This is a predicted structure of a 157-nucleotide RNA (FMN riboswitch aptamer (RFN element)). Model confidence (mean pLDDT): 77 of 100.

RNA sequence: AAGGAUCUUCGGGGUAGGGUGAAAUUCCCGACCGGCGGUAAUGGUUCGUGUGACGAACCUAGCCCGCGACUCCGAUGGUUUCUUCAAAAAGAAACUGUUGGACUGAUCUGGUGUGAUUCCAGAGCCGACGGUACAGUCCGGAUGGGAGAAGAUCAGC
Numbered sequence: 001a002a003g004g005a006u007c008u009u010c011g012g013g014g015u016a017g018g019g020u021g022a023a024a025u026u027c028c029c030g031a032c033c034g035g036c037g038g039u040a041a042u043g044g045u046u047c048g049u050g051u052g053a054c055g056a057a058c059c060u061a062g063c064c065c066g067c068g069a070c071u072c073c074g075a076u077g078g079u080u081u082c083u084u085c086a087a088a089a090a091g092a093a094a095c096u097g098u099u100g101g102a103c104u105g106a107u108c109u110g111g112u113g114u115g116a117u118u119c120c121a122g123a124g125c126c127g128a129c130g131g132u133a134c135a136g137u138c139c140g141g142a143u144g145g146g147a148g149a150a151g152a153u154c155a156g157c
Stems, first nucleotide, its partner, number of pairs: 004154007017029003031137002033127002035067004043059007062125002071102014107123005129140003
C1' cells in the first nucleotide's frame, strides 16, 4: 500500500412558446433532462521529458456490461395491538430492522480505423407507483431510501 472495524459528510436533472378545451406543465405542435460503478482508439485538462514528438495521470456512453430507486414474494428478528389461555405459550394484524429472490426502459446507419453500439456526422428511441383531463419534467410517499463518492480514527501488517 491493499484489505478490516467504527464513524462523519456528500449523494438527480428537466415542458420555453403555441393549439384545443369548462378544465391539460397530463392531449396535440414544439421545448427540455440524463443517478452510480465498469469499459475508452477520438477529444479535453494537467504534468514530465524536451521539441513538435513521446510518456503519464485524470475526465469523457441515458439507450454496451452491471448496480440503485419503485412494486411484489419469501426467510428471520423487534415493537405495539387484538384473540385464545390459569399460566407458559400459540395465532392474527399493523409498523419496522436484517437478508434472499422476482420484476427492472431505450440505437441504428454512414465515416475513420487492426480495433469504436463509447469518437465524428446523421436519424431515431427510452424513462416506476399513487393523484389529477391521459404526466420522464407538476403534486405526493420522500426532511425517506440509495448504487456509491470523499474523508477521519483505530487495530493489524